[in-house]
Context: one part of a larger RNA
RNA sequence: GGAUGAACGCUAGCGGCAGGCCUAAUACAUGCAAGACGAACGGUAAGAUUUGUAGCAAUACAAAUCCUAGAGUGUCGUAAGGGUGCGUAACACGUAUGCAAUCUGCCCUGUACAGGAGUAUAGCUCCCCGAAAGGGGAAUUAACCCUCCAUAGGAUCGUAGGGUGGCAUCACCUAGCGAUUAAAACUGAGGUGGUACAGGAUGAGCAUGCGUCUGAUUAGCUAGUUGGCGGGGUAAUGGCCCACCAAGGCGAUGAUCAGUAGGGGAACUGAGAGGUUGAUCCCCCACACUGGCACUGAGAUACGGGCCAGACUCCUACGGGAGGCAGCAGUAGGGAAUAUUGGACAAUGGGUGAGAGCCUGAUCCAGCCAUGCCGCGUGCAGGAUGACGGCCUUCUGGGUUGUAAACUGCUUUUGCAGGGGAAGAAGAGCAGUGCUGCGGCAUUGUGUGACGGUACCCUGCGAAUAAGCCACGGCUAACUACGUGCCAGCAGCCGCGGUAAUACGUAGGUGGCAAGCGUUGUCC
Repeated sequence: GGAUGAACGCUAGCGGCAGGCCUAAUACAUGCAAGACGAACGGUAAGAUUUGUAGCAAUACAAAUCCUAGAGUGUCGUAAGGGUGCGUAACACGUAUGCAAUCUGCCCUGUACAGGAGUAUAGCUCCCCGAAAGGGGAAUUAACCCUCCAUAGGAUCGUAGGGUGGCAUCACCUAGCGAUUAAAACUGAGGUGGUACAGGAUGAGCAUGCGUCUGAUUAGCUAGUUGGCGGGGUAAUGGCCCACCAAGGCGAUGAUCAGUAGGGGAACUGAGAGGUUGAUCCCCCACACUGGCACUGAGAUACGGGCCAGACUCCUACGGGAGGCAGCAGUAGGGAAUAUUGGACAAUGGGUGAGAGCCUGAUCCAGCCAUGCCGCGUGCAGGAUGACGGCCUUCUGGGUUGUAAACUGCUUUUGCAGGGGAAGAAGAGCAGUGCUGCGGCAUUGUGUGACGGUACCCUGCGAAUAAGCCACGGCUAACUACGUGCCAGCAGCCGCGGUAAUACGUAGGUGGCAAGCGUUGUCC
């Protein structure tokens, strides 16, 4: 000098764009953050309308239609998105390869298919236990729930041949025999779905080469350890696991142990080489009160699922139960220190649905903070009696503040007031028209903005609303007076201060930067 997720002191007019718990992965009140589908299913409270029955009537009951709440079965989603950096020195990450050792829901392409039968269960009703959370029993009911039969291929398995190729195990092609395995309906009749197989796309899994901090005041480490045979397990290879057999395997090219640490793209600095960092944004990994475990599923060993144990908090009728903000806000605590219990789904994206739509603290916006960067303003021109005042002085005087002020003219960024007022919106759906390979496509109309009456534009008013901070001995731009008297104090280094201090304090003046300035911390 540059940089900063900064903090502190003094000061502070505005806007744009960014950033904002670095500490306690501490504990959390409250609200919200993952739901959707009635075009899968049984069913349906309340309400509205109509009709009927009873009644003098109010009203009650029953049926039908409309509108459908909440709960339940089922399907998809909840494995994404969002947060944090505890752990991890490791195939975790980066890069380059391999899988002849693998899986892949939704999506795309293609081929083939969907015939028949059945009984359960939640809900509802009734009964019981319990303070609650919840649980038990009886009867009964539906489905795209579940089960069985049929159909069966180039799918899977077994088996005997032939051919081609390779990278060890082998892979591929061909055609023969035998065996095994499937489906679901709904509809507004247009469609939406279902089953099997093949291919693609996407996502994931595994293996390998190389790279990846410090310590030798850590030198030896290792029994599932290293390898083999056989099995189990997995989507899949493998001591991943098991039985048996052998005695191996790693290490000064640093094993083991200990400490520290998420990794990368990148960021800061530097002429570069290098050094330092890993906030914001993107990719990957790990974690979700602590530890363990599996279930479901295409995918999890699952942040807002489950079970067990533990610590903590809460409820309790003392028998027993409930909970997990490292999601968004917010609270307490810790700290030098870090924001609103805001608005909207209008856009982008996600889930679901045929769709309208619904949900979305993702996201888009607004609020707070000079935390940073950038931009703008605090006026411009004229004006000498060089005014008053202040300060200095060689003191009837002079110098300086200083064209500075007053005064005259001008301008109006900004401000205040008034008026106008966006882009971001493309649509989807619905209606009409045209075309069509009948799936849709094109076109016209209708139609949607949280931000926001914001940005922006116009008019009026009036210099009006707007300057500080640090320094002035040398390094280092900028000096005098007074006070103090090795005191009080200053200080980055050298060093100032003991009676004329340009170094302390104050004043005037000057220099530097400027809505900031200075100090402190950290890195180069």